[in-house]
A computed fold for a 73-nucleotide RNA, annotated as c-di-GMP-I riboswitch aptamer.
RNA sequence: UUCCUGAAAAGGCAAACCCGCUGGAAGGCGGGGGCGCAAAGCCGCGGAUCCUAUGGAUGGCCGGGCUGCCGAG
Numbered sequence: 001u002u003c004c005u006g007a008a009a010a011g012g013c014a015a016a017c018c019c020g021c022u023g024g025a026a027g028g029c030g031g032g033g034g035c036g037c038a039a040a041g042c043c044g045c046g047g048a049u050c051c052u053a054u055g056g057a058u059g060g061c062c063g064g065g066c067u068g069c070c071g072a073g
Base pairs, nucleotide, nucleotide: 004073006070012037013036017032018031019030020029021028022027035060041066042065043064045063046062047061048058049057050056051055
């Protein structure tokens, strides 16, 4: 350094639910909260699902792309 693996410690993220703002809706943002997460970081590109739908939403549904913390064995 790479692969397997996920012990330990530190740090990180934050489901349901509640409050506020926003949107036609799905949903998004902020605060509380903490079910979980080693990519639960980013990209809606393909599939899937959702929305009163020539358009939108979900990266915490799957695949794919890019990047990335720690290190017992």